The part of an RNA shown here (small-subunit ribosomal RNA, 5' domain) has 528 nucleotides and comes from an uncultured prokaryote.
[in-house]
Context: one part of a larger RNA
């Protein structure tokens, strides 16, 4: 000094920390959704209207027209956040460099956004199956899908040329002209969309140096080392293939093996060093075990897919389902490590135009003296030096101003009340500016206004009552601060080392007294 454990004891608060062992197996709940302002729609709920029954405010039916919205198509996000520690590395990490690369959303620039088509879900019908689920037929929408047009500072090129795109949705308007199925086309604003140039961010790749122990591991290597050509990748490269050459590494420790995530840092130390790598932060690896790809800007993907394996569960025996090293929690292991809590109020993230929804991230609360820090368990006075205890040379000494008594105070805990800050936004109203044909709508800024707190019986403050509710544990031979009596008699026992105990034990056990600490004190373990 500790992520500690054990023994005895235990008043309060603040801030931290809390499976170091079985990467053992997991019941249950939750942990990634969101968008109706992309789409066809309408299962549920509500409002409204209509119809019927009537019990006069209930039941049933109808109406996507309205608020909304289950399931479905589609978009974005599920590659972040959260957890755990296999790997000794030419797949890591740290530091310093490098060139042959990609980058959704975001920012800036400069362009475009024309005109068509055919499907597939949901739905309906039929069928199979115990279930999980699946099959066939029919119909349909889109920001889903596919042609056509346009095409450069984009791509390819033999420099002649060739090739590649898009999608709409929402709000407002009647100023002007025309068309109209009277919805609109049209105009305009916002958000989307396509190709492209840069930036930012993130990521991939290469090189050098450093990075535990073992020689009771001395030789290792055939895609191995290099070249040529080709393939492949976003990209260099034996990354892969064919051919050619025979190289490459190694006592400056290759290969093999043991251990281990690495770092910023933490602990210790005057420093140099040594040990460690919990919490927090950066990087890496993994997600029941092994392998594989798909989708995508990004994964070879913890809560996605496929195959194999072990294990568990369901089954109508034909076949199916699962993966807590997410948060809680259970069993097991262990000396040992917490609640199946509250909330999205704040911060942050995803989606959305927004309102908002989701968020076991996070913020908080609960448990544990596990640690650090702070406070309290009273204060003053009080000699008849009371009683009792212990010792005694029997005179006395000591416990000891200690107690009692007297006078005060009330921190903390208790009860009652007052009561911040964490809240700024969003929304609504309105003013100015921008945009526009426009005083409409929208955007920006300002003003006003209504709200939003899990914690929370908050912090803090005020009042009330009572010394009232709050001290232990270790040690006293020497090291090492602190001594006597009684019991025991090499017994019982102590012990970190030396050692103590065999009849006067300051070393065992008890008592009185004392010493150093104190809500802790000791022991054990580990490290400097």
């Nucleotide at each position: 000094u500790u992520g500690a454990a054990c023994g005895c004891u235990g008043g309060c608060g603040g801030c931290a920390u809390g499976c170091c062992u079985a990467a053992c197996a997991c019941a249950u709940g939750c942990a990634a959704g969101u968008c109706g302002a992309a789409c066809g729609g309408a299962a549920a709920c509500g409002a409204u209207g209509c119809u019927a029954g009537c019990u006069u405010g209930c039941u049933a039916g109808c109406a996507g027209g309205c608020g909304u919205c289950g399931a479905g198509u589609g978009g974005c996000g599920g590659a972040c956040g959260g957890g755990u520690g296999g790997u000794a590395a030419u797949g890591g990490c740290a530091u310093a460099g490098g060139a042959a690369u990609c980058u959704a959303c975001c920012u800036a620039g400069a362009a475009g956004c024309g005109g068509g088509g055919g499907a597939c879900a949901a739905c309906c019908u039929g069928g199979u199956g115990a279930a999980a689920a699946c099959c066939a037929g029919g119909a349909u929408a889109a920001u889903a899908c596919c042609g056509c047009a346009u095409a450069a500072u984009c791509c390819c090129u033999a420099c002649g040329g060739g090739g590649c795109a898009a999608a709409g949705c929402a709000g407002g308007g009647g100023a002007g002209a025309c068309c109209u199925u009277c919805g609109g086309g049209c105009c305009u604003u916002g958000c989307a969309c396509u190709a492209u140039u840069a930036g930012a961010u993130g990521a991939g790749c290469c090189u050098a140096u450093g990075u535990c122990g073992g020689a009771u591991u001395a030789g290792c290597u055939u895609g191995u080392u290099g070249g040529u050509a080709g393939g492949g990748u976003a990209a260099a490269g034996g990354c892969c293939u064919a051919c050619c050459a025979a190289g490459g590494c190694g006592a400056c420790g290759a290969u093999c093996u043991c251990u281990a995530g690495c770092u910023g840092g933490u602990c210790u130390g005057a420093g140099a060093g040594g040990a460690c790598g919990a919490u927090c932060a950066g990087c890496c690896a993994c997600a029941c075990u092994g392998g594989g790809a798909c989708u995508g800007a990004g994964a070879c993907a913890c809560g996605g897919c496929c195959c194999a394996g072990a294990c568990u569960c369901c089954u109508a025996c034909g076949g199916g389902a699962g993966g807590c090293a997410g948060c809680a929690g259970u069993g097991g292991g262990g000396a040992a490590u917490a609640u199946u809590g509250c909330a999205c109020a704040a911060u942050g993230g995803g989606c959305g135009a927004a309102a908002g929804c989701c968020u076991g991230a996070u913020g908080c609360a609960g448990c544990a003296a596990u640690g650090c820090c702070g406070c309290g368990u009273g204060u003053g006075u009080g000699a008849a030096g009371a009683a009792g205890g212990c010792c005694u040379u029997a005179g006395g000494g000591u416990u000891g101003u200690a107690a009692a008594g007297c006078a005060c105070u009330u921190u903390c805990a208790g009860c009652a009340g007052u009561g911040a800050a964490g809240a700024a936004a969003u929304g609504c109203u309105u003013a100015a500016g921008g945009u526009u044909a426009a005083u409409a709508a929208c955007c920006u800024u300002g003003a006003g206004u209504c709200u939003u707190g899990a914690c929370g019986u908050u912090a803090a403050c005020u009042g009330c009552a009572c010394a009232a509710g709050a001290a232990g544990a270790a040690c006293c031979g020497c090291c090492u601060a602190a001594c006597u009596c009684c019991g025991u008699g090499c017994c019982a026992g102590c012990a970190g080392c030396c050692g103590c105990g065999g009849u006067a034990a300051u070393a065992c056990a008890g008592a009185g007294g004392g010493u150093g600490c104190a809500a802790g004190c000791g022991u054990u373990a580990a490290u400097c």
It matches the Rfam family "Bacterial small subunit ribosomal RNA". Rfam links the family to the GO terms ribosome and structural constituent of ribosome.
The prediction has a mean pLDDT of 85.
RNAcentral holds the full RNA, with entries from ENA.